[in-house]
RNA sequence: AGAGUUUGAUCCUGGCUCAGGAUGAACGCUAGCUACAGGCUUAACACAUGCAAGUCGAGGGGCAGCACAGUGUAGCAAUACAUGGGUGGCGACCGGCGCACGGGUGCGUAACGCGUAUCCAACCUGCCCUCUACUCCGGAACAGCCCGUCGAAAGGCGGAUUAAUGCCGGAUGGUGUCACAUGCCCGCAUGAGUGUGUGACUAAAGGCAACGGUAGAGGAUGGGGAUGCGACUGAUUAGCUUGUUGGCGGGGUAACGGCCCACCAAGGCUACGAUCAGUAGGGGUUCUGAGAGGAAGGUCCCCCACAUUGGAACUGAGACACGGUCCAAACUCCUACGGGAGGCAGCAGUGAGGAAUAUUGGUCAAUGGGCGAGAGCCUGAACCAGCCAAGUAGCGUGCGGGACGACGGCCCUAUGGGUUGUAAACCGCUUUUGAUUGGGAACAAAGAGCGCCACGUGUGGUGCGUUGCGUGUACCUUUCGAAUAAGCAUCGGCUAAUUCCGUGCCAGCAGCCGCGGUAAUACGGAGGAUGCGAGCGUUAUCCGGAAUUAUUGGGUUUAAAGGGUGCGUAGGCUGUUUGUUAAGUCAGGGGUGAAAUACCGCAGCUCAACUGUGGAAUUGCCUUUGAUACUAGCAGGCUUGAAUACUGUUGCCGUGGGAGGAAUGAGUAGUGUAGCGGUGAAAUGCAUAGAUAUUACUCAGAACACCGAUUGCGAAGGCAUCUCACGAAGCAGGCAUUGACGCUGAGGCACGAAAGCGUGGGGAUCAAACAGGAUUAGAUACCCUGGUAGUCCACGCAGUAAACGAUGAUAACUAACCGUUGGCGAUAGACAGUCAGUGGCCAAGCGAAAGCGAUAAGUUAUCCACCUGGGGAGUACGACCGCAAGGUUGAAACUCAAAGGAAUUGACGGGGGCCCGCACAAGCGGAGGAACAUGUGGUUUAAUUCGAUGAUACGCGAGGAACCUUACCCGGGCUCGAACGGUAUGUGAACGACUCAGAGAUGAGGAGGUCCUUCGGGACACAUAUCGAGGUGCUGCAUGGUUGUCGUCAGCUCGUGUCGUGAGAUGUUGGCUUAAGUGCCAUAACGAGCGCAACCCUUGUCGUUAGUUACCAUCAAGUAAAGUUGGGGACUCUAACGAGACUGCCACCGCAAGGUGAGAGGAAGGCGGGGAUGACGUCAAAUCAGCACGGCCCUUACGUCCGGGGCGACACACGUGUUACAAUGGCGGUCACAGAGGGAAGCUACCCUGCGAAGGGAUGCAGAUCUCGAAAAGCCGUCUCAGUUCGGACUGGAGUCUGCAACUCGACUCCACGAAGCUGGAUUCGCUAGUAAUCGCGCAUCAGCCAUGGCGCGGUGAAUACGUUCCCGGGCCUUGUACACACCGCCCGU
Repeated sequence: AGAGUUUGAUCCUGGCUCAGGAUGAACGCUAGCUACAGGCUUAACACAUGCAAGUCGAGGGGCAGCACAGUGUAGCAAUACAUGGGUGGCGACCGGCGCACGGGUGCGUAACGCGUAUCCAACCUGCCCUCUACUCCGGAACAGCCCGUCGAAAGGCGGAUUAAUGCCGGAUGGUGUCACAUGCCCGCAUGAGUGUGUGACUAAAGGCAACGGUAGAGGAUGGGGAUGCGACUGAUUAGCUUGUUGGCGGGGUAACGGCCCACCAAGGCUACGAUCAGUAGGGGUUCUGAGAGGAAGGUCCCCCACAUUGGAACUGAGACACGGUCCAAACUCCUACGGGAGGCAGCAGUGAGGAAUAUUGGUCAAUGGGCGAGAGCCUGAACCAGCCAAGUAGCGUGCGGGACGACGGCCCUAUGGGUUGUAAACCGCUUUUGAUUGGGAACAAAGAGCGCCACGUGUGGUGCGUUGCGUGUACCUUUCGAAUAAGCAUCGGCUAAUUCCGUGCCAGCAGCCGCGGUAAUACGGAGGAUGCGAGCGUUAUCCGGAAUUAUUGGGUUUAAAGGGUGCGUAGGCUGUUUGUUAAGUCAGGGGUGAAAUACCGCAGCUCAACUGUGGAAUUGCCUUUGAUACUAGCAGGCUUGAAUACUGUUGCCGUGGGAGGAAUGAGUAGUGUAGCGGUGAAAUGCAUAGAUAUUACUCAGAACACCGAUUGCGAAGGCAUCUCACGAAGCAGGCAUUGACGCUGAGGCACGAAAGCGUGGGGAUCAAACAGGAUUAGAUACCCUGGUAGUCCACGCAGUAAACGAUGAUAACUAACCGUUGGCGAUAGACAGUCAGUGGCCAAGCGAAAGCGAUAAGUUAUCCACCUGGGGAGUACGACCGCAAGGUUGAAACUCAAAGGAAUUGACGGGGGCCCGCACAAGCGGAGGAACAUGUGGUUUAAUUCGAUGAUACGCGAGGAACCUUACCCGGGCUCGAACGGUAUGUGAACGACUCAGAGAUGAGGAGGUCCUUCGGGACACAUAUCGAGGUGCUGCAUGGUUGUCGUCAGCUCGUGUCGUGAGAUGUUGGCUUAAGUGCCAUAACGAGCGCAACCCUUGUCGUUAGUUACCAUCAAGUAAAGUUGGGGACUCUAACGAGACUGCCACCGCAAGGUGAGAGGAAGGCGGGGAUGACGUCAAAUCAGCACGGCCCUUACGUCCGGGGCGACACACGUGUUACAAUGGCGGUCACAGAGGGAAGCUACCCUGCGAAGGGAUGCAGAUCUCGAAAAGCCGUCUCAGUUCGGACUGGAGUCUGCAACUCGACUCCACGAAGCUGGAUUCGCUAGUAAUCGCGCAUCAGCCAUGGCGCGGUGAAUACGUUCCCGGGCCUUGUACACACCGCCCGU
């Protein structure tokens, strides 16, 4: 000293929470010792029992009880009994002193109760000290004792007798008290002190000396009273008071005083908070804090109050009295029912209450108190001990050595390593503590007593001698032996410290944020670690952090917060100058500020805590002496603030009256005819009884077009036709007058839009409510047709608005520039200038930023108002105001961890701008209707294995399910297992035709076969044991890899610099351009990277090189024909290398980039066509079943083998396709032209057989050579619009081929049968040129094939695009946002 938490991120505002310290604490776990301090915070609740205040015989009468002397009796003694106030003493009694202290508690009290300071000239004070004087003479009683008596008791009554330091009378009496007269002196004053004179009043106690008593004076101590100042909350308590305030006179008191009383006056207190209500003992101090403050008042000290509750007095120096009295009340107890007794907030203790607080202990040894001459007695004050980790401080539980590190535990990447950990074991040492032995304090000083000495009515010295509860305690010492002694909390961040297992939004944790839904460092356990340590955590409370109530030290445009506006009272503040005073202020001195506490020094307990002692401090109050700058008071000037006068000027400023035209509606009359009106579209409505429209005249009420503006005026609200009257204001000018007269302004008063209320008018328009028509799922709305209050006027009320510049008023100061309104000025037909307003843009500065910026939100000064997290709530209650509506003032419970401001990046918008895409449009052809094929859903099933599900699943994984595949189902088998490797042991070569059983797997049998060798064994096989198996089981939300999509869209980023507090921005924006973030220009940016483009493949043209299996122009040979042959290297072609295209040239446009052109040239022209190539990222997108892989799960089964079945089911729904519905066609015939591929368990020429699928022969070819191989659309003929010579499903029959096997479940061929279907609803898909459409061909997989699928190839070969308004998707810029899981968002109401 800060930290966490609002957001995707940022800055700010702002609350919540944490880390610290503290406690009279409590609870949980744990616990060895010592010292010191502490211990009912709750029920001032009720209390059993014991103790807590007595003492004096040296005041007295006496004598119950005890002891002794004496006396008597029992023969003496011992002994026993009796007697005995004679003595020691002493119950009870009279008397004295004490009991008013000490001890307890905090109910009450907001008060002179407390603190501090001052005063009493208005007072008292027992015991104590000093001084003066006195202490004379008498008397009468009452207790006790005795007698009698009442009562259960407590207690009481009557009679007789009696003492005193008890009581009373008299005497004496002063410097006492009072009254009168008078002198001196003091004081601010009421008055005080003192002297003289006169008068009146009042004392005493003995005892036998040691003490007492009385009067007076003084002191000391203790008390009483008065006053200033200080210290709680509430205004949702604003008025209170009649002994109240004062006076005069009395009474009362120790004393002042309405303290009390009579009379008189009508005062007194209060916004600087009276009164009322609530709460509370106050202070020294304690805790916290840097301090200022805030909170508290337990223990200790001072003061106060109280003693069951309330009241009262008595005694006394002192009480209105804790352990006294009386009365009343409640409660408890005793009782013979008639009456009595009691008061723990003393110490122990009990019950109750409560989370919670101790022993019915010891001693008067010390300190202190009461009494006493003293010894002494009493003392639950006090000193000690006991209990309690409840606090503070100290000590210990061992110390040293000891492994590249044991065992065990835990973890890991696990043949090994890490950690626990020098920790342990083990070796050596020590002995605080503990147990044991022995010794053993201080606290004790004096005093008393006795003796002696000195001086001396008593004190001092000295000698002897006496007193210890705690305590045989502290402390010292002997011996023994590491021996007797460690826990608690935490470990996600804040906050020091992490791994495994279990659990699976469960159980639970949590101070805040938040963890937990199968890999939890946050739950529970374990190992480890961290913190503190005889304690550690939790809870409660206080301060701090919190500048989060801000005096120190905050704010109010938008975060909470400027009153709607003015005038003005109190209050606060106030120009310049001179003098004076010295209240504030400053300095010095004095008094006080108790002690303890806190701080510093020193000292004592072994140290420390603790304690002693000294110092400083105690920030305060009072007083005194000075200073005089400032503030203030008083006195006197000044003119610049303010005001007034004069002159000029301005305006939608106010009030009242008069006038005007346009429009609207209405009335009357005319013209005129079928509609009008209204809307997105309509309807309600009006209209043939004549509307709307139009013309003329008339009436009514309300508002004032253009001018008009960034204008003007006003305090604000607000104010607009013209004119008159009245009123007010601002500004300017010159500088005439006054001379600080000023500013602000709590309460108060006034004004105050619209709507609203009351009364009376008025009522054209518009128009809440209401009615109807529409819209809609509904539509109590938006739209339409009507329409009443109201809108207008007068007079009252109301008192609120986003009453806003969301910005209070006043004054001063602080750069520029550009307008505009009203004056002045200048005169020269101007401009500069200046004052007062009103606007724009900006410097500095300020601000969280946006922004403000001389009209401040800048820098200062003064005054007022207001704010302190969100919600609840501007609500409730109360009060005030109002006719009402309502307004003003204005909470709490409860609840959340946020709510909020500004700005940033995205995303989004039925916001805007620009642009693109078969996106729309323009076209061509399809799908959706039929049948079939195929995939999916659903259903069914023993199983219909699994996955894929908007676009981006559905002829997808699958480029080929009859068995196999196969993962599914049923049944039958196996368990080192269907495959492979290692180790050990044993057996045997391995291998094995064939036979039997069985559905098969499998099982049983088996002719035969006899390996190498160094003789140990090895290779191979089998068996057993063992280590690794195996799993298409789960998790694609644990993953790798791969893939889809946005999207071949043009984007996505970085470095440095700059800007911004920051998130971020800039660059990447702007203008033009491009297919393109493609370029050019501009530019606080300059560059760069991934993407684009290019580089790659293919195709289109040409050249060069090469020339077989391809080619054949020229030459030659040759055939029925044919590049067939020799040959050629020209051509085509093949396949390698090059060339070519770049807006290069021309014209126009353009700064350039670039664009345009039926331009030139060129095979190709503006990216020539096609392909491969997919940025940062998004969708927790897809895949654990292609593969790999973490974790979990199964192990005679979720593994594996076999037979059969299923994946092919079928009411139905969807997707993708094929074939059609026909004449651009079907059928028959005829005849050419491709490309790209495949081929050995293969393709097969050719020949024969079959209608055909095919079969039987035979030949060539591992291919530019042979072969598949035939292309098909084309052309010719025919059919003539029909369910057909269209269409071919379905079915029957007969076959071919593949294969172990075509039943479930193959393809193909032939014959026969000949279904639906006549161009397809809403809707929807593809395509921009060699494209669509159409035609056929090939290949992969493959024994065969359900292929109409997929991937390729060529043939024929179109139409259309005006254009970008709209739909979909995308890019860039901008704007709004309360969204950020980002509009499939957020969120409101019922």
Molecule: small-subunit ribosomal RNA
Organism: uncultured bacterium